FMN riboswitch aptamer (RFN element) from Marimonas lutisalis, 154 nucleotides, folded computationally. The coordinates come from a structure-prediction model, not an experiment, and the mean pLDDT is 79. It matches the Rfam family "FMN riboswitch aptamer (RFN element)". Rfam describes the family as follows. The RFN element is a highly conserved domain that is found frequently in the 5'-untranslated regions of prokaryotic mRNAs that encode for flavin mononucleotide (FMN) biosynthesis and transport proteins. The sequence was found by an Rfam model in a public genome assembly.

[in-house]
RNA sequence: AGGUGUUCUCAGGGCGGGGUGAAAUUCCCCACCGGCGGUGAGCGGUCUGAUAAGCCGUAAGCCCGCGAGCGGCCCCGAACGGUUGUUCGGGGUGUCAGCAGACCCGGUGUGAUUCCGGGGCCGACGGUGACAGUCCGGAUGGAAGAGGACGCAC
Numbered sequence: 001a002g003g004u005g006u007u008c009u010c011a012g013g014g015c016g017g018g019g020u021g022a023a024a025u026u027c028c029c030c031a032c033c034g035g036c037g038g039u040g041a042g043c044g045g046u047c048u049g050a051u052a053a054g055c056c057g058u059a060a061g062c063c064c065g066c067g068a069g070c071g072g073c074c075c076c077g078a079a080c081g082g083u084u085g086u087u088c089g090g091g092g093u094g095u096c097a098g099c100a101g102a103c104c105c106g107g108u109g110u111g112a113u114u115c116c117g118g119g120g121c122c123g124a125c126g127g128u129g130a131c132a133g134u135c136c137g138g139a140u141g142g143a144a145g146a147g148g149a150c151g152c153a154c
Stems, first nucleotide, its partner, number of pairs: 002154001003152008016030004031134002033123002035066004042058005061121002069099002071096001072093009103119005125137003
């Protein structure tokens, strides 16, 4: 350093101004925000004789994947119904190819949907005096993953 086991900790941001209205942080105009891993030609550091190579850190919401959530499937409970269903609540399952969203143009260059410039676009479910990425709720939850401690074998 790699492998493996146990365990602990951490792990999401954002409605400010104006308009309409009985009522809107939900509509309209202007604004604001961007989880995790990978890639990465930028940036910073280190090393060096060296602005080289190497190494370390950082760097994409819309490129490749993942997570939560919704949906599907399975199970349990309650109410209704009456012949295998409806509604509500809870749990399990990602080898469940459902939703899981959304990018173009120009420049540089061997190479860029990642850099630079410009213009766009996207955002679970339930609730609500009116439709929510930003409010309230499930959630003092779960989790992609990140880091640490201790042990084991090589």